[in-house]
Context: one part of a larger RNA
RNA sequence: UGACGGGGACCCGCACAACCAGUGGAGCAUGUGGUUUAAUUCGAAACGAACCGAAGAACCUUACCUAGGUUUGACAUGCUACCGUUUUACGCUUUUAGAAAUAAGAGCGGAUCUGAAAUUUUUUGGAUGGUAGCACAGGUGUUGCAUGGCCGUCGUCAGCUCGUGCCGUAGGGUGUUCCCUUCAGUGGGGUAACGAGCGCAACCCCUGUCCUGUGUUAAAUAUUCACAGGAGACUGCUCGCCUUUGGCGAGAGGAAGUGGGGACGACGUCAGGUCAGCAUGGCCCUUAUACCUAGGGCAACACACAUACUACAAUGGAGCCGACAAUGGGUUGCCAAGCCGCAAGGCGGAGCUAAUCCCAAAAACGGCUUCUCAGUGGGGAUUGAAGGCUGCAACUCGCCUUCAUGAACGUGGAAUUGGUAGUAAUCGGCAGUCAGCUAUAUGCCGGUGAAUACGUUCUCGGGUCUUGUACA
Numbered sequence: 001u002g003a004c005g006g007g008g009a010c011c012c013g014c015a016c017a018a019c020c021a022g023u024g025g026a027g028c029a030u031g032u033g034g035u036u037u038a039a040u041u042c043g044a045a046a047c048g049a050a051c052c053g054a055a056g057a058a059c060c061u062u063a064c065c066u067a068g069g070u071u072u073g074a075c076a077u078g079c080u081a082c083c084g085u086u087u088u089a090c091g092c093u094u095u096u097a098g099a100a101a102u103a104a105g106a107g108c109g110g111a112u113c114u115g116a117a118a119u120u121u122u123u124u125g126g127a128u129g130g131u132a133g134c135a136c137a138g139g140u141g142u143u144g145c146a147u148g149g150c151c152g153u154c155g156u157c158a159g160c161u162c163g164u165g166c167c168g169u170a171g172g173g174u175g176u177u178c179c180c181u182u183c184a185g186u187g188g189g190g191u192a193a194c195g196a197g198c199g200c201a202a203c204c205c206c207u208g209u210c211c212u213g214u215g216u217u218a219a220a221u222a223u224u225c226a227c228a229g230g231a232g233a234c235u236g237c238u239c240g241c242c243u244u245u246g247g248c249g250a251g252a253g254g255a256a257g258u259g260g261g262g263a264c265g266a267c268g269u270c271a272g273g274u275c276a277g278c279a280u281g282g283c284c285c286u287u288a289u290a291c292c293u294a295g296g297g298c299a300a301c302a303c304a305c306a307u308a309c310u311a312c313a314a315u316g317g318a319g320c321c322g323a324c325a326a327u328g329g330g331u332u333g334c335c336a337a338g339c340c341g342c343a344a345g346g347c348g349g350a351g352c353u354a355a356u357c358c359c360a361a362a363a364a365c366g367g368c369u370u371c372u373c374a375g376u377g378g379g380g381a382u383u384g385a386a387g388g389c390u391g392c393a394a395c396u397c398g399c400c401u402u403c404a405u406g407a408a409c410g411u412g413g414a415a416u417u418g419g420u421a422g423u424a425a426u427c428g429g430c431a432g433u434c435a436g437c438u439a440u441a442u443g444c445c446g447g448u449g450a451a452u453a454c455g456u457u458c459u460c461g462g463g464u465c466u467u468g469u470a471c472a
Base pairs, nucleotide, nucleotide: 001472002471003469004468005467007466008465009464010463011462012461013460015456016455019419020418021417022416023415026310027309029307030306031305032304033303034301035300042053043052064296065295066294067293068292069291070290073136077135078134079133080132081131082130083129090109091108092107093106094105095104096103097102111128112127113126114125115124116123117122138285139284141283142282143281147279148278149274150273151272152270154268159198160197161196162195163194164193165174166173167172178189179188180187204262205261206260207259209231210230211229212228213227214226215225234257237251238250239249240248241247242246299438312412316371317370318369319368320367321366322365328359329358330357333352334351338347339346340345378409383404384403385402386401387400388399389398425448426447427446428445429444430443431442
């Protein structure tokens, strides 16, 4: 000087407390461990692994297994030789073997660029191409403890340092400590320090108020709305208090008193994560650890854990009627009206390259009716049958519909999570990925819309100062 302390002082944070809703019990979904397996590809491991990489495993993906094949190779560059109007590349048809890859053929069409000779026709050389060979390719093989890049984390915590000066023999200290204050090393005062840098804040974006301009669409005008530009908040004003230059509390006016949210992450820590996104050193494989194909597997199932979904009902279930959004997406697409079907869906074909048309019904909500506390008209797992859709193909292993079946479950032990406001809770909607979908996931959008905070003793994490130490 640090680190540590079941030392001290002060301060902060949904950290505790207060309140609300959950998880832990049930069923199911997904992930992980374990076990099994020919294979169940690999990685991630307290917080900071476990709906994580994966914004979508039937084939493909795919890296795994089994079987069948290839060996200059699926891909790149170069060299050598040969082939090429005796029709090569490429395209189409087709035979045999085969699961296909592929191998061996048959037929038809059929080139492009360029040099030289040459009146044209044409002749000849080279390139693109093929075959054989050689250099090489290839590797999701290994090392994240050789690395780059990127990311997580402490933590959006308020810290981390430097120059000169001064102090100390030196390591180092000072500044950065102290008092007040702040979300903040934020600001003020004091001060052997005076300044400065990276962080904080601000500058950026969205949103909340107003003004101006423009107007594709909305039948018209106005408004809403959309787009663009600007105004507005600065503790500016008043009062009180502290300590005046600074701040705190209250108030007025105001749409709004750090307004709300996002992006933004200091020096560093964890030899944190990633060689399987990419790049890359070393090592390793090279008739195989490379490549192609078919089938299987990643979906197994005594069990354990994690995260969700649906419930256990009457603040509810069911039926009928009625109302109100926002964000998005759409031409290989979204698909209206109408008709058929109980339905999934089918037929149909209008409109739309979209403020124009479509997806599109918002749902919770309101009104009326019914059920009356029951494993019940709660709950929907599981299973059977019949269908629909996508797709070469739904057996392993897709989704959806209808009928039938109707399981556990009566609010959940120890323990534990999230949330301080348009938040929690609750209700639907959209999107990406995508042929389809195992999405109850993820990201976004709006609707309805609370309760509580005495306080900082305690738990956890963090910051500053101080103290002890046989630790570095």
The part of an RNA shown here (small-subunit ribosomal RNA, 3' major domain) has 472 nucleotides and comes from Candidatus Woesebacteria bacterium RIFOXYA1_FULL_43_9. NCBI's taxonomy places the organism under Bacteria, Bacteria candidate phyla, Candidatus Woeseibacteriota. Its Rfam family is "Bacterial small subunit ribosomal RNA". The RNAcentral record of the full RNA draws on SILVA. The prediction has a mean pLDDT of 80.